[in-house]
RNA sequence: AUGUUACUAGCGCUUAAUCAAUUUGAACGGGAAAACCAAUUUUGGGGUGAAUCCUGCUGUAGGCAGGUAGGGUUAAUUUCUUCGAUCCGAAUCCGUCAGCUAAUCUCGUAAGCGUUGAAGGGAAGUUUU
Repeated sequence: AUGUUACUAGCGCUUAAUCAAUUUGAACGGGAAAACCAAUUUUGGGGUGAAUCCUGCUGUAGGCAGGUAGGGUUAAUUUCUUCGAUCCGAAUCCGUCAGCUAAUCUCGUAAGCGUUGAAGGGAAGUUUU
């Protein structure tokens, strides 16, 4: 000097998955559920999620490759726009059943990670004087 591993603290990222409090609340999300309207149930159907669709390889399943609707990062308070770069484009649940849907009912607050290229403008917030 470089690389790897472990621990601690801080900062940050995906996500609804955070804050306060010690009685439990607040906040942010999901589902079920009338009328009216809408729709058509074996080719079963539906939910969460950005994660859908197409082509090819393989004898099928499975798997692999490429592309794609769509989504994220690119810190220096947060946010918006443009250009460039880069990554993801999964998984899983219900169990024949759920459209929309007021009242109402009900559920979740886990898990996994380590980013910093450039230009412009507005808004909100914080601190100090």
Description
RNAcentral holds the sequence, with entries from Rfam. The RNA shown here (c-di-AMP riboswitch aptamer (ydaO/yuaA leader)) has 129 nucleotides and comes from Clostridium luticellarii. The organism belongs to Clostridium, within Bacteria. Model confidence (mean pLDDT): 78 of 100.